Source information: Predicted 3D model of a 112-nucleotide RNA (Guanidine-I riboswitch aptamer) from Hoeflea prorocentri. It matches the Rfam family "Guanidine-I riboswitch aptamer". Its family is annotated with regulation of gene expression in the Gene Ontology. RNAcentral holds the sequence, with entries from Rfam. Model confidence (mean pLDDT): 79 of 100.
[in-house]
RNA sequence: GUGCAGCGCCCCUAGGGUUCCGGUUCCGUCCUCAAGGCGGGAUGCUGGUCCAAGAGGGGCAAGCCGGCAGAGCAAAUAGCCGGUGACACGGCGGGAAAAAAACCCGGGAGAC
Numbered sequence: 001g002u003g004c005a006g007c008g009c010c011c012c013u014a015g016g017g018u019u020c021c022g023g024u025u026c027c028g029u030c031c032u033c034a035a036g037g038c039g040g041g042a043u044g045c046u047g048g049u050c051c052a053a054g055a056g057g058g059g060c061a062a063g064c065c066g067g068c069a070g071a072g073c074a075a076a077u078a079g080c081c082g083g084u085g086a087c088a089c090g091g092c093g094g095g096a097a098a099a100a101a102a103c104c105c106g107g108g109a110g111a112c
Base pairs, nucleotide, nucleotide: 008060009059010058011057012056015051016050020048021047022045023043024042025041026040027039028038029037030036063084064083065082066081067080068079087107089110093105094104095103
């Protein structure tokens, strides 16, 4: 420098916005007023629902290594036990039928 293979799933969190719930506020109405109910508009507003990390957490799995066990021995397959299952700086821009994000493009471009 080039090529091949792999980097999976679940639960959660940092984070995210506004579909739905709720809050706040304005208008209308029920009834003359208040409280309250109903309907509509506006508003991300601590929250619930929802989305959510390759480089965040936890659990599991594939894979790899070693071992186990009947028949005289060996091999293969499956199973069981133990180990391993690492490392990781990172834009701009674009995408998602609610919208946004550390989600996806992307272990990308780039840097070392």